[in-house]
About this RNA
A computed fold for a 522-nucleotide part of an RNA from a metagenome, annotated as small-subunit ribosomal RNA, 5' domain. Its mean pLDDT, the model's own confidence on a scale to 100, is 83. The RNAcentral record of the full RNA draws on SILVA.
Context: one part of a larger RNA
RNA sequence: GGAUGAACGCUAGCGGCAGGCUUAAUACAUGCAAGUCGAACGGUAAGCACCUGCUUGCAGGUGACACGAGUGGCGCACGGGUGCGUAGCGCGUAUGCAACCUACCUUUAACUAGAGGAUAGCCCCGAGAAAUCGGGAUUAAUACUUUAUAAAAAUAAGAUCUGGCAUCAGAUUUUAUUUAAAGCUCCGGCGGUUUUAGAUGGGCAUGCGUGACAUUAGCUAGUUGGUGAGGUAACGGCUCACCAAGGCAACGAUGUCUAGGGGUUCUGAGAGGAUUUUCCCCCACACUGGUACUGAGACACGGACCAGACUCCUACGGGAGGCAGCAGUAAGGAAUAUUGGGCAAUGGACGAAAGUCUGACCCAGCCAUGCCGCGUGCAGGAUGACAGCCCUACGGGUUGUAAACUGCUUUUAUACAGGAAAAAUUCUCCCGACGUGUCGGGAGUCGAUGGUACUGUAUGAAUAAGCACCGGCUAACUCCGUGCCAGCAGCCGCGGUAAUACGGAGGGUGCAAGCGUUAUCC
Numbered sequence: 001g002g003a004u005g006a007a008c009g010c011u012a013g014c015g016g017c018a019g020g021c022u023u024a025a026u027a028c029a030u031g032c033a034a035g036u037c038g039a040a041c042g043g044u045a046a047g048c049a050c051c052u053g054c055u056u057g058c059a060g061g062u063g064a065c066a067c068g069a070g071u072g073g074c075g076c077a078c079g080g081g082u083g084c085g086u087a088g089c090g091c092g093u094a095u096g097c098a099a100c101c102u103a104c105c106u107u108u109a110a111c112u113a114g115a116g117g118a119u120a121g122c123c124c125c126g127a128g129a130a131a132u133c134g135g136g137a138u139u140a141a142u143a144c145u146u147u148a149u150a151a152a153a154a155u156a157a158g159a160u161c162u163g164g165c166a167u168c169a170g171a172u173u174u175u176a177u178u179u180a181a182a183g184c185u186c187c188g189g190c191g192g193u194u195u196u197a198g199a200u201g202g203g204c205a206u207g208c209g210u211g212a213c214a215u216u217a218g219c220u221a222g223u224u225g226g227u228g229a230g231g232u233a234a235c236g237g238c239u240c241a242c243c244a245a246g247g248c249a250a251c252g253a254u255g256u257c258u259a260g261g262g263g264u265u266c267u268g269a270g271a272g273g274a275u276u277u278u279c280c281c282c283c284a285c286a287c288u289g290g291u292a293c294u295g296a297g298a299c300a301c302g303g304a305c306c307a308g309a310c311u312c313c314u315a316c317g318g319g320a321g322g323c324a325g326c327a328g329u330a331a332g333g334a335a336u337a338u339u340g341g342g343c344a345a346u347g348g349a350c351g352a353a354a355g356u357c358u359g360a361c362c363c364a365g366c367c368a369u370g371c372c373g374c375g376u377g378c379a380g381g382a383u384g385a386c387a388g389c390c391c392u393a394c395g396g397g398u399u400g401u402a403a404a405c406u407g408c409u410u411u412u413a414u415a416c417a418g419g420a421a422a423a424a425u426u427c428u429c430c431c432g433a434c435g436u437g438u439c440g441g442g443a444g445u446c447g448a449u450g451g452u453a454c455u456g457u458a459u460g461a462a463u464a465a466g467c468a469c470c471g472g473c474u475a476a477c478u479c480c481g482u483g484c485c486a487g488c489a490g491c492c493g494c495g496g497u498a499a500u501a502c503g504g505a506g507g508g509u510g511c512a513a514g515c516g517u518u519a520u521c522c
Stems, first nucleotide, its partner, number of pairs: 001522004006518005013374006019367002021332001026330003030327003035074003040071002043067002048063007081285003090210008100202002105198002109194004113147004123136005152179012183190002211257003218248003223245008260282004265274003287308005310321004338364001340363003346360001347358004377408004388399001390397002413459006422449001427444008466511005471492003477506005487494002
């Protein structure tokens, strides 16, 4: 000098864009953050519509452009948070899988035919303070079980061809065995099963790179390898039985400490050093430890079970909970924001769609935390004020064109008026094409932000400057006070009676809505 997720002191007019618990992965009140589908199903709690009755606001019944609870499907493995752990194939980079999986999507091919028994809900009975649970009768499905069929696939055995460094791989083919399914419909379609190829996402392996300490020198028995078996989507001591005795290490094993990694960011002429806050990619975690279930995918933040610590409810028998989601609270701290608006846009889940949900997201609020931009007027005006402060050789000098005064302007401010883009869907209407309910075009409708941005008119210099420094480094000097005191200080050093170094004043210098100090990095 530059930089910062900064803090502190003094000060402060406005806007745009960004950023905002670095500490206690401490504990959490309250609300919200993951649902959706009636075009899978039995149905009908509330509401709505209609009908009937009368007690005129209630009872009963029916219905679906409606739907609580329930069965079922898809989603909840995404999105959002944090950095505890981890020095590791965790990450980065480059390869490989002749050792693998992949729901939804695209694509190839073939099917979608029968049969059956339950169960939730509803109803009845019972237990409990509650959470909830037990029994009985009855009912449906795209839930469940089962039969048939097998284009295809898998497994086993065999044949031919092609290829490979290879345990072999690919293609064609024969035989045997095994494996499917579900319907709904507005009749247009939408689904279901098996299968080929792809896409996407993942899994695994390997080379190289990736902290400190040798005042850590030896470490290792599933340990290293083999055979066989099991297990996995898949290779593999991944697991097990048997056999061998290996494997790693001064090119740093093992141990201890520290730490998420990278793109980046800061600095620097570069080499390098430092850094990982925002944003993006990967990893790990979800009160602590462990376990699996479901599923295409988890060993699952707002799922389950067990154990533990803690908190809460209780009728003492027993139960409930997990903000490292968004707000917010307490605590800690030098220190870090609103218990806001909206799904209008973008994206996601479900749905045929309308749509519903979405603290993702889009916006607004707070904070000079940073960067950028604008303003706090402009021109003239000397008798250099007869003013005031300060200095003085008492002549004057300086503040200083500064003020007064004259003319001008109105960014900003205040008031009034007008007023967006961001929008495409959906729905309605019109036109055209054909597959006759889809596509294309046009018009209208649809905005949280927001009566905001922006624009115009009016008023009037009106509404707007501070902070640090002035001995040298280092731009900027005098007077008064103090008298090794009080104090200053980044280094050198100032202060003991004329201190340009302390405190005040006048003057000056530098930056400027900021200026200084502290901390950290180059």